This is a predicted structure of a 598-nucleotide part of an RNA (large-subunit ribosomal RNA, domain I) from an Ignavibacteriaceae bacterium. Its mean pLDDT, the model's own confidence on a scale to 100, is 80. The RNAcentral record of the full RNA draws on ENA. Its Rfam family is "Bacterial large subunit ribosomal RNA".

Context: one part of a larger RNA
Parts: sequence; C1' cells; structure tokens
RNA sequence: GGCACACGGUGGAUGCCUUGGUACGGAUAGGCGAUGAAGGACGCGACUACCUGCGAUAAGCCACGGAUAGGUGGAAAUAACCUAAGACCCGUGGAUUUCCGAAUGGGGCAACCCAUCCCGAGUAAUGUCGGGAUAUCUGCAACUGAAUUCAUAGGUUGCAAGAAGCUAACCCGGGGAACUGAAACAUCUAAGUACCCGGUGGAAGAAAAAACAAUAGUGAUUUCCCUAGUAGUGGCGAGCGAAAAGGAAAUAGCCUAAACUGUAUGGCGUGUUAAAGGAGGUAACCCUUGCGUCAACAGAGUCGUGGGGCUUGUUCGGGCUGAAUUACCGAUAAGCCGAAGAGUUAAAAAUUAUGUUGUUAGCUGAAAGUUCUGGAAAGUUCUACUACAGAAGGUGAUAGUCCUGUAAGCGAAAGCAACAUAACUCUUUGGAACGAGUUCCCAAGUACCGCGAAAUAAGUGGAAGUUUGUGGGAAUCUGCCAGAACCAUCUGGUAAGGCUAAAUACUCAUCCGUAACCGAUAGUGAACAAGUACCGUGAGGGAAAGGUGAAAAGAACUCCUAAUAGGAGAGUGAAAUAGUACCUGAACCCGUGUGCUU
Repeated sequence: GGCACACGGUGGAUGCCUUGGUACGGAUAGGCGAUGAAGGACGCGACUACCUGCGAUAAGCCACGGAUAGGUGGAAAUAACCUAAGACCCGUGGAUUUCCGAAUGGGGCAACCCAUCCCGAGUAAUGUCGGGAUAUCUGCAACUGAAUUCAUAGGUUGCAAGAAGCUAACCCGGGGAACUGAAACAUCUAAGUACCCGGUGGAAGAAAAAACAAUAGUGAUUUCCCUAGUAGUGGCGAGCGAAAAGGAAAUAGCCUAAACUGUAUGGCGUGUUAAAGGAGGUAACCCUUGCGUCAACAGAGUCGUGGGGCUUGUUCGGGCUGAAUUACCGAUAAGCCGAAGAGUUAAAAAUUAUGUUGUUAGCUGAAAGUUCUGGAAAGUUCUACUACAGAAGGUGAUAGUCCUGUAAGCGAAAGCAACAUAACUCUUUGGAACGAGUUCCCAAGUACCGCGAAAUAAGUGGAAGUUUGUGGGAAUCUGCCAGAACCAUCUGGUAAGGCUAAAUACUCAUCCGUAACCGAUAGUGAACAAGUACCGUGAGGGAAAGGUGAAAAGAACUCCUAAUAGGAGAGUGAAAUAGUACCUGAACCCGUGUGCUU
C1' cells in the first nucleotide's frame, strides 16, 4: 500500500409525511374610481426588526346581531391591564381614514416645496395654527362682450355622484410583422397570428330575409353535432378549406322615414282689400290674421298572398261631459268613469311597501366499556350500543359510539340578491273589417356600371353575392334586387334607417366540491421574512431554504478545556446514534480496530 470484516465520521439520496400547489366541476360575482381607486410611502404596540392589522380616534372607535369564559395577532417571555354591567372572537351597518398616486390650487427629482380667498383659534401686532374652496374638458344656464350696427367669437360665474385613472381572460373595431413551411425562394404559408391603439358589456357581436332553396319546401340571429378533410381553391406546390340539407340547445319580436293632417312655434318670401282666412250651417264680428316654402313638434303609418296615404261606400262599436271671436244648432279634439292588456330584466320610464326564498354570523345533532401488550390504545380480548349519521380530520399506534364533525333539522336586529303581490306607470276601447276609385308615398350621390383594392374556403379567374378609394350615375310596384358570368322563363325577396332577451365565450375574484394530479431537484418562481435575498444605470432577471419529541419534559448540577466552541458525567424522555448542525440516514469520500497479503 491492497483486500476482507467490524465500528465510526462526512454527506443528504431514499422511505414516510404535508401546511403548499395543479387541473376540473357547481354556484356566485363580473367591476373599483373626484364621496379620491388600484398601488404605495410614512407612521401606530409597554418593550417591536419583519409579517399581519390599522391611520394622528392609528394591532384600533360606535351601534346592532351571534356566540362565549377567557382575552391583550403571527410569537415565546416579562410587565401592566380588560372581562358575566359580557371582554376577546364572528357577521351587518356606520365613524375615523396622514402623505403620494387619475392627483385635480401652483410647482416638483412620487410620498416634498410654495400659495391665494373665506371662516375660526391665537398674538399688543406681524409671524403661526385649524377648517373649507381654488385643475382641465364636456353639457346646461345666466351675466357680459371685439374687429363690426345687429350679431358672433371670446370672457366670467353658477349648476352636474358628468369625463378622466386602474383592472385576469372573454368580445368588437382601427392598424399589423417576422422567424418558419414550401426541404432554396419571389406568388403562397406562418396569419389577419404575435404585437400596438381605441371601445363596450357581464357577456360582446349578430339578428327579424332585397335569405335559402329548386318545381318540393323552409321561414330572424347564435352555438354544438353532422355534412367533410367533401365541393372547391392552390408556383393545382407547400398548403388552405366551405355551404345548403339533416339532428340538437334556445326561442320573441318590434320601432322609425315618406305620403297625409295639425299648430298661441320659428325663419324667408308674397299679399294691402276686407277678398282669402277665423272647423261646419244661419246671423253678426275680427284684421297681418292669410297664402307659399323650409324647419321644429304632434298625430298618422311600417308591408311582400305588396303595403300605406287620399276620396268614397257598407257593417259593427261600453257610458258621461264637451272647447274653438259671439248667439243658436250640431259634430269632433281633449277629459272622467268602467272594461281589457302590458310593464320598470327587449322594443318608453321612476320608485315604494309587504311577503317568500336565498345569502352575509350561527345552533341542535345518536351510540362503549373492559382485559392484555405498550411510554401512550384508537391495537388485542370479552360483552354491548347506534346508524336518514360506517364522509373526513384530530386525539401519545389503526376510534361509527373521545373531540370537531357527518345524516337530518333549525336560525337574522342589519345589509344584499331573486321572485310574488299591491301601489304606480303605459297602451287599447278613441276604432275595426270588407269593398270601389285615385296613382300621392314607400329610405339617392344610394342601387348599378368602369377602374383600383379588400374580404368571402376561393390567389382575378368564365367569378356571382359583401365592403369601398376613384369616375360616371337610375327607377317607385306595369318599380327594384336575387337565384354563382350573361340572357329568357319561372321562383324567392322588398336594399340604401334603427332596437332586441335566451341558447354561446371567459374567470382577476368568493364559496362548496372532486382528482388512476404533484409530494419539497416534484407541484406555482414562491409549502419557509418570495417576486424576498441577490444581480443590473435601467427595462429586466431572479434563487436557495420543509420534518426534534406525544408533550420542551429544549438537558438543573459537576467536570475537562485553547473556556459564549466542543465534549464527559448526571438528569428528562419509550427512545438522546430523537440534543434546536435534531425522523429515516444510501452512495461517493475520510478514518479507527482486527485478520490476511505484498
């Protein structure tokens, strides 16, 4: 030195565990903010570095409700206190809420500096202190007010829970790549993706056919299955890729424009005599009232077997009252009662009361003892009980009957949500149906066409339908559009205005639950003072780190010593080779002892 065996050191694998994660399901919620948010800075404790909580009323204040004998957070100890006159704790409502931050009196290198006006405190007075107001834009109103007479612009003030800023995904719109693939690359693809910007909502968008279809029919939209990797498209390469029909989910339909009528409305034009007009008839009376046109408002009207308007005819209709310059006649508008219907979660809109249900604290809740082993009984033995409860977790090993619970029931002063009823509001009755005539209306720089693009599964193609930059540019129902160039027949529809729930998408967040999901190099980056320490000028990057024991019973006392280390006794404990470098404690590596061997 090697090998073997035994015993150790080091190290932290493995096993077991789980406070934390992951994914999904059901329900809720889907916003917060100038009444100052999200997010922070600085403070607040007897002692207080961090976290949590809170805000100069500062680990808290008030009221109500619940529950309870202990309590003064994580987090020990000490001190001092609170508490059956109910503390602490839980829920609901309220008060306070420094400074920064949209930040909004002005400024600023965020958490700081400096103001003006009014009111108050204080001072002999000034300084000082406290409270309130003072940003911009928009809308509305009032007062003012140029060039420039009227006016307008502008200015000032007031009013407005107006706007702003933040927020995970989903949604709509405006812009919009490249890597990549095509085994290179340019059309193409990636992809209308990533990303940027704007905007709304709890969903958004879409939506009541100028739709599909095909001689048969359907009847707004949306989503899913299927059609179908089909029809197609494509340097016919790589690739891209429908629709109708069929089956489901959910269902819901409406309002304007125009024709026509009206007005104590406004503008412009016209008109000068009592003509027209003053709803109709008779008689009187009035004189810028009239007429035309435009606008505003109100009524009417809303459709595809075309509809509506105007004129006119027939039939039907709840009751009462009843205006127009005056008198009388007679109708109508408006009004009242009654009847019917609808609604504040669609198509108009606000709220209240009562009740029910749910939710935000909670409450009741069955049934076991013993023997043995052991440190400890839930194990074992013997004999019982309960079950609408034998889910689960905890308790010194494995507990239906020890604890928390579980099944099943019960419960709210206050807040919130949903629903019902009533109040309330609105609509209809006030017109409807069927005819005839008239040809007045039926969304215009629109449809459509040429050129250039986009988007449709579709790359310009024979390319329909959609959108539109540009140039032309119709018709009004005997009209117009579509049915994949185009034409005819036939069929379907009625554009150029608008609204509309549900079925659908998502989950920052709350509650409940589930898992052939992970178990500390895994699972979130984070089971621990984690977006921390640390790195970077910065944008940004970004860790490691869990486990004594049932209980600290965390080792009194003595000794060694290089003396706050470490160790030997003693003691605790079932165990200390469980000693805060603490469960188990592998390998590598390093030793000690013994044996064999060189």